[in-house]
Context: one part of a larger RNA
């Protein structure tokens, strides 16, 4: 000098107090542990567990049996032969056998010859590996933590390990600032500077907006996009040496306007060798490769994380109203028409501010239920169909008809959130043939409630103090 203290002090955060909403009791998705299996692998306390996976029926697959194969599924190089490429036949299939067949560019009088491209054959350099070390590395990443700190020269103080500055006094979200000191500047974080949303102006308008003069007009508005204003304790009072705080006025906005991206010097031998790379090691008739058919979807049980519920602030049934994001050429699909229905036919329109997905839902307005395991809940089971695909048996989803379990608000403990949050309502979209999406990343509707305050739990930040610890 760190670090730890069930030392001290100041101080800060949904960290606790006030409240809302949950979880933990069911069922159900899903993920981990265990057990099972002939069957992958990595993630494990906060920082692992709807994780890597933004989609496991083959494929993906890396597992596992069984079937083949050894210069290989791929790369370069040598030789030798053939165009490519197509049908047939055996088989689970890979593959193995037949058969047909001659292009393209160059020479040349023509045969013949060279070359490109792909195929086959041979022989060895090698290829190959999701085999092994993340405690050998890179490069990303998580964390403390968007905490407010970590540091350097030169001076100066100490024998030295190091101090000093950076420490005190206010302030602040901030080592933000300001005062004041043996200290004097900087440097990486802070803040600014990017992006988005909240007013507004100009300019620009089609597909958009406005008008029944619609093959046109028109430019006020809403939109849509580029350029500009704007806000900075600027202004006025109170405090106060000052930074600065607390009130107001103007104003859309007010003291960081709300949100983003943005993560200092480290810490954890923190996580990835299966995303890529890479050293050393290991395999080479296999631990490489091909295939088919399985498994990765099993179930006494235990944890996490979701969705649905347990009703009357509801539930069914008619009717009516209001977004915003996004998405579309092997695509989205209108109207018409067939089915109760998923869907299925025709077939328009759109490469899209044009046309489509696209009817938002909670909510209004009317009726029925009448507190009950029900007209609450929907599990599971039967069947009948639709749908994507070579193939839905293990193992996909939907629709109908029927069945209709638990489950009466949930112990002990415990989670999130301070505002357009929380809580509710639905809508898009990526992967994707199709789907296990209740999952994640978006969007927008409605829209609360409490905060006395910092004693006390957890974390973190600065002093200061003990230590047998480094």
């Nucleotide at each position: 000098u760190g670090a730890c203290g069930g030392g001290a002090a100041u101080u800060c955060g949904c960290a606790c107090a006030a409240g809302c909403a949950g979880u933990g009791g069911a069922u159900u998705a899903u993920g981990u542990u265990g057990c099972g299996u002939a069957a992958a692998c990595g993630a494990u306390g906060c920082a692992a567990c709807g994780c890597g996976a933004a989609g496991a029926a083959c494929c993906u697959u890396a597992c596992c049996a069984g079937g083949g194969u050894u210069u290989g599924a791929c790369a370069u190089g040598u030789c030798a032969a053939g165009a490519a490429u197509c049908u047939u036949c055996a088989g689970a299939g890979a593959u193995g056998a037949a058969g047909a067949g001659u292009g393209c560019c160059u020479u040349u009088a023509a045969u013949a010859g060279g070359g490109a491209a792909c195929u086959u054959g041979a022989a060895c350099a090698c290829a190959a590996g999701u085999g092994g070390u993340g405690c050998a590395c890179g490069g990303c990443u998580g964390u403390c933590g968007u905490c407010a700190g970590c540091u350097c020269g030169u001076g100066c103080c100490u024998u030295g390990a190091g101090g000093u500055a950076u420490u005190g006094g206010g302030u602040u979200a901030a080592g933000u600032c300001c005062c004041g000191c043996a200290a004097c500047g900087a440097g990486c974080g802070c803040a600014a500077c990017c992006c988005u949303c909240a007013u507004u102006u100009u300019c620009a308008g089609u597909u958009g907006c406005c008008u029944u003069u619609u093959u046109a007009g028109g430019a006020a508005c809403u939109c849509u996009g580029a350029a500009g204003a704007g806000a900075c304790u600027g202004c006025c009072a109170g405090u106060g040496u000052a930074a600065a705080c607390u009130g107001g006025a103007g104003g859309a906005a007010g003291g960081a306007g709300a949100g983003g991206a943005u993560g200092a010097c480290g810490u954890c031998a923190a996580g990835u060798c299966a995303g890529c790379a890479u050293g050393c090691c290991c395999u080479u008739u296999a631990u490489g490769c091909c295939c088919u058919g399985g498994g990765c979807u099993g179930c006494a049980a235990a944890c996490g994380u979701a969705a649905u519920a347990c009703a009357a602030u509801g539930g069914u049934u008619a009717a009516g109203a209001c977004a915003a994001u996004g998405a579309g050429a092997u695509g989205c699909a209108a109207u018409c028409c067939c089915g109760c229905g998923a869907g299925g036919g025709c077939u328009a329109g759109c490469u899209a501010a044009c046309c489509u997905c696209u009817u938002a839902a909670a909510c209004u307005u009317a009726a029925c239920c009448c507190c009950a395991g029900u007209u609450c809940g929907g599990a599971u089971u039967g069947u009948u169909g639709g749908c994507u695909g070579a193939a839905a048996c293990u193992c996909g989803u939907c629709a109908g008809c029927a069945u209709g379990a638990a489950g009466u608000c949930g112990g002990a403990a415990u989670u999130g959130c301070u505002a357009g949050u929380a809580a509710u309502c639905g809508c898009c979209a990526g992967u994707c043939a199709g789907c296990u999406a209740u999952a994640u990343g978006g969007c927008g509707g409605u829209g609360a409630a409490u905060a006395c305050g910092u004693u006390c739990c957890c974390g973190g930040a600065u002093u200061u103090u003990g230590u047998a610890c480094a």

A computed fold for a 470-nucleotide part of an RNA from Hydrocytium acuminatum, annotated as small-subunit ribosomal RNA, 3' major domain. A source record names the gene rns. It matches the Rfam family "Bacterial small subunit ribosomal RNA". Its family is annotated with structural constituent of ribosome and ribosome in the Gene Ontology. The full RNA is in RNAcentral, with records from ENA and SILVA. The source organism's lineage runs through Eukaryota, Viridiplantae, Chlorophyta, Chlorophyceae and Hydrocytium.